[in-house]
């Protein structure tokens, strides 16, 4: 320090107050939260300096989980055929991520060579299933999975 390996380790935060109501942490007013890698005009430390090291974006680029989609298996319901076959739907399990879909959401002013990142102000976003009432914050799949971070070993 390329690359490779492993029964290894780690890897998500948040409803507090009030209102209406039979009922809401789900609605309304106020509040609260922000995974991983990259980018860097900001910050800190070291240095005389050049510069180095560390941190730094929810809404810029990309990734992950979830849903969807596709493939396979099993079970059940229905239909066609009449042979053990085929089609379709539902549920459960396993797989794929090349697939496209949901893949969410930022503007204005300032500084500056340069900013959707800094400063100021004002906005916006948040899987699926459940629920006496609609959920980013409650419960559940999840003692799961995983972007990735690290440790150890091999290697150059």
């Nucleotide at each position: 320090c390329a690359g490779c390996g492993u029964u290894c380790u780690c890897a998500g935060g948040g409803c507090g107050g009030g209102g209406c109501g039979a009922a809401a942490u789900u609605c309304c007013c106020c509040a609260c939260c922000g995974g991983c890698g990259g980018u860097a005009u900001c910050u800190g430390c070291a240095g005389c300096g050049a510069u180095g090291c560390a941190g730094g974006a929810g809404c810029c680029c990309g990734c992950g989980a979830g849903c969807g989609c596709c493939c396979g298996g099993c079970a059940c319901a229905g239909g066609c055929u009449a042979u053990u076959g085929c089609c379709c739907g539902u549920g459960c399990c396993g797989g794929g991520g090349u697939c496209a879909g949901c893949a969410g959401a930022c503007c204005u002013g300032g500084u500056g060579c340069g900013a959707u990142g800094c400063c100021a102000g004002g906005g916006c976003c948040g899987a699926c299933g459940g629920u006496c009432a609609c959920a980013g914050u409650c419960c559940g799949g999840a003692u799961g999975a995983a972007a990735g971070a690290g440790a150890c070993g091999c290697g150059c």

Notes: Model confidence (mean pLDDT): 78 of 100. This is a predicted structure of a 156-nucleotide RNA (FMN riboswitch aptamer (RFN element)) from Ramlibacter agri. Taxonomically the source falls in Ramlibacter (Bacteria, Pseudomonadota, Burkholderiales, Comamonadaceae).